The prediction has a mean pLDDT of 86. c-di-GMP-I riboswitch aptamer from a soil metagenome, 82 nucleotides, folded computationally.
Parts: sequence; structure tokens; C1' cells
RNA sequence: AAAGGGCACAACCGGCGAAAGCCGGCGCCGCAAAGUCACGGGUCCUCGCCUGAUCCUCAGACAAGAUCGCCGGGCUGCCGAA
Repeated sequence: AAAGGGCACAACCGGCGAAAGCCGGCGCCGCAAAGUCACGGGUCCUCGCCUGAUCCUCAGACAAGAUCGCCGGGCUGCCGAA
């Protein structure tokens, strides 16, 4: 390269959640791991808690959470010139 296929962005509908976001349906932007795991980094959210403050808005921090279709890494994996 090929063959058989797989997943399913955004949007929309319904639901859960304080939110980020997630689940299902629909839909297919793309993906050779767009399978899986929050281990390292990044990014996102802020119900809760602490501190400050210039008017109740904001800022910083803690804790909790999200994202694997942000990157790296671990584990697993179809076909094939291999």
C1' cells in the first nucleotide's frame, strides 16, 4: 500500500453536575492506537475553606474535581511488504 473493520469533533435533543465537564441519542471534524490508566507536565472549573481588600465585586492560596481528541509516559491491540 491493501483487506476487514473500529472510534466519533463540533452542533442539536434529553439527563447528571455549582461549574469545568460527563452519560445517552443523533451527527461525522478528524484519528493507526482518537483503546485504556490522572503516573509527570500543561490547560480548564470553583460548590467548600483560609487570607487580603478599595463597597460585597475582586485577587491569592488550600482542598476537591475535569481533560488521555494537549504533551510525555505505563499497559494492551487488528491486518500486512513485515